[in-house]
Context: one part of a larger RNA
Molecule: large-subunit ribosomal RNA, domain IV
Organism: Bacteroidales bacterium
């Protein structure tokens, strides 16, 4: 020095990011137990008392009476508690080896698909899962106990339904248009022969009109579908704000509720409360950069090795160290 116990005078968190770690409490019975609360609980709340041997009685619990210790749950083992907020109800689950949460799940709601050889899913398919089930089932997707609700917008995206009109693919069609030449024929030529021109039919190459789903455009619906949910001006008898007006723009311009918040930059916002002193907390306010209504919205008893503040108790966390 470094691992690990063990004890410390007064002080008790002054240490610290932060009571990390220690310590404190403990166990049985009696007593006695608040706000809240879903009336179950909170709750072992908190707060206080009692325990050990011998004799007597007595089933027993227990009563009397005595006896030793500093100390009677005599060791070991064995709960600190309280108050107040945030986040999820809640018991579970998870990153096997840096994270255990407020992430996941979760019973509840909704919303949509599937009528059964069901949808979905696997596989080339046979064939399977679904399910030896049958819409009180099954599959997908959001929410995420409970209470109290869950405003407006269907313009855009998307899914649904619609078939009148537009466009549209292969395919049908084949008007017409190119080659190629059997024939006929022009020119020079006396003729062989050269060398133009026109062409049938068949082959060929090309292809217009027309016709042709379903999508798209187009008409509706749908937001607990993906989303979205304004601006400038001026106006009251102090001032100061504006319940009203005015104007542009929009599909509709944010409703209840909350709010400097897990969300406020400015910012340690401002008042209040706790401290002698508080960037944090708790109560308001509202000027919401940039909550906010099942991407849920605001509340909530329980309940958590959560996460923040604050207190009692206890201590080598520190004073400062032996």
């Nucleotide at each position: 020095c470094c691992g690990u116990g063990g004890c410390u005078a007064a002080g008790g968190a002054a240490c610290u990011a932060g009571g990390c770690a220690a310590a404190u409490u403990a166990g049985a019975c009696c007593u006695g137990u608040a706000a809240c609360u879903u009336c179950g609980g909170g709750a072992a709340a908190a707060a206080g008392g009692u325990c050990u041997c011998c004799c007597g009685c007595g089933c027993a619990a227990g009563c009397g009476g005595g006896a030793c210790g500093c100390a009677g749950a005599u060791a070991a083992a064995u709960g600190g508690c309280c108050c107040a907020g945030g986040c999820g109800a809640c018991u579970g689950u998870u990153u096997a080896g840096c994270a255990a949460a407020a992430a996941c799940a979760c019973a509840u709601g909704g919303c949509u698909u599937u009528g059964c050889g069901a949808a979905a899913u696997c596989g080339a398919a046979a064939g399977a899962u679904g399910a030896g089930g049958u819409a009180u089932a099954a599959g997908g997707c959001c929410u995420g106990a409970c209470a109290c609700c869950u405003g407006c917008c269907c313009g855009g995206u998307g899914c649904c339904g619609g078939a009148a009109g537009g466009u549209u693919a292969a395919g049908a069609g084949g008007g017409g248009g190119g080659g190629u030449u059997a024939u006929c024929u022009g020119u020079a030529g006396u003729a062989a022969u050269a060398u133009g021109g026109a062409g049938a039919a068949g082959c060929u190459c090309u292809g217009a009109a027309u016709u042709g789903a379903a999508g798209c455009c187009c008409c509706g619906g749908u937001a607990a579908a993906c989303g979205g949910c304004g601006g400038c001006c001026g106006u009251a008898a102090c001032u100061a704000u504006a319940a009203c007006g005015g104007u542009c723009c929009u599909a509709a311009g944010g409703u209840a509720g909350c709010g400097a918040a897990a969300u406020u930059c400015c910012u340690u916002g401002u008042c209040g409360g706790g401290u002698a002193a508080g960037u944090u907390c708790c109560g308001a306010c509202c000027u919401g950069c940039a909550c906010g209504a099942a991407u849920g919205g605001u509340g909530u008893a329980a309940c958590g090795a959560u996460c923040u503040g604050g207190g009692c108790a206890c201590u080598g966390u520190c004073u400062c160290a032996g």